[in-house]
A computed fold for a 338-nucleotide RNA from an Actinomycetota bacterium, annotated as Bacterial RNase P class A. Its Rfam family is "Bacterial RNase P class A". By type it is a ribozyme. The organism belongs to Actinomycetota, within Bacteria. The model forms 88% of the base pairs in the Rfam consensus.
């Protein structure tokens, strides 16, 4: 000097001119008019993925049925963040990143290959007391050799993955069968942590797949709808059929109800104010334009190009996604000097 990884911040600036919305004040020809002043879009406003606030209904109780969470400790209303652990995965690293209740409650799925996928012998290894053959032998027997019966999963295959590794002994061959040493798994003990876990030891049967982001079990949380919620005030009117019920998903409880209430079919009005705010519109404003300046990148040094993602609609917190380009801060990796 260079290439990164990782946190935070800005993300155009002055000014003229036109143009809009909201509020104040003031004119006057009272107009949907004029003038002056002052405010006037984001870190994501974005997707609507969660969660509240708030509003309404509901004796606000109860169950299903559904949907969130799910390794530990904090913090939070709660989404979630923050910090840790275990078992991975990339990266020379700084770092980035995937899962974490259960498979022994129970269904289930795993193409092809393979004998076999939670089973089981394809190719082999042994194979005698029975049974055939040869040989040796007076005989008793004794050697080989085939084939069954039977045993065998050490050795080969075959596959992403085959019911612990390696070595010894033992065995008719062979197998934790037995034994070292390992590793897993299970007890026990000592230690270090709040734990989740970890680290060392002592004995042990030998050794007990995968998927649960498959259905499911377990344990814990969760009333419905939602600002087009909800409330006022105007305007309007034409009825006709159906139910016994209705009540913010269903069941039960429970409440209210027969001139009601529900519904379905037809006909008519539909403005305006709250709700609503330091922006507060509702056919939805916050703009265009030109000039410096400012980044950026190019340059024949005259100058020429560009300048992110992108727009509020009851408000809050989060979570995802989308960003040109600058600037701070930490760290990693190579070079080069000293």
């Nucleotide at each position: 000097g260079g290439a990164g990884u990782u946190g935070g911040c800005c993300g155009g600036g002055u000014g003229g001119c036109c143009g809009c919305g909201g509020c104040a004040c003031g004119g006057c020809a009272u107009g949907a008019c004029c003038g002056u002043g002052u405010c006037g879009a984001g870190g994501a406003a974005a997707g609507u993925c969660g969660g509240g606030a708030c509003u309404c209904c509901a004796c606000a109780g109860g169950g299903a049925a559904g949907g969130g969470u799910g390794c530990u400790g904090g913090c939070g209303a709660g989404a979630g963040c923050c910090a840790g652990g275990u078992c991975g995965g990339g990266g020379c690293g700084a770092c980035c990143u995937g899962a974490c209740g259960g498979a022994c409650a129970g269904u289930g799925c795993a193409a092809c290959a393979g004998a076999g996928a939670g089973a089981g012998a394809c190719c082999g290894c042994c194979g005698a007391u029975g049974g055939g053959c040869u040989g040796g032998g007076a005989g008793a027997c004794c050697a080989g050799c085939c084939a069954c019966a039977g045993g065998u999963a050490a050795g080969g295959g075959u596959g992403a993955a085959a019911c612990g590794g390696u070595g010894c002994g033992g065995u008719a061959a062979g197998a934790g069968c037995g034994c070292a040493c390992c590793a897993g798994c299970g007890u026990g003990c000592g230690g270090a942590g709040c734990g989740a876990u970890c680290c060392g030891u002592u004995c042990g049967g030998c050794u007990u797949g995968g998927c649960a982001a498959a259905c499911c079990c377990c344990a814990u949380c969760c009333g419905g709808a939602g600002c087009a919620a909800g409330g006022c005030c105007g305007a309007g009117c034409a009825g006709g059929g159906a139910g016994u019920g209705g009540g913010u998903g269903c069941c039960c409880g429970c409440c209210c109800a027969a001139u009601a209430c529900u519904u379905c079919c037809g006909g008519g009005u539909a403005g305006g104010c709250c709700g609503c705010a330091a922006a507060g519109a509702u056919g939805g404003a916050u703009g265009g334009u030109c000039a410096c300046c400012g980044g950026c990148g190019c340059u024949u040094c005259g100058g020429c190009g560009u300048c992110a993602c992108a727009g509020a609609a009851u408000c809050c917190c989060g979570c995802u996604u989308a960003c040109a380009g600058g600037u701070c801060g930490a760290c990693u990796c190579c070079c080069c000097g000293u």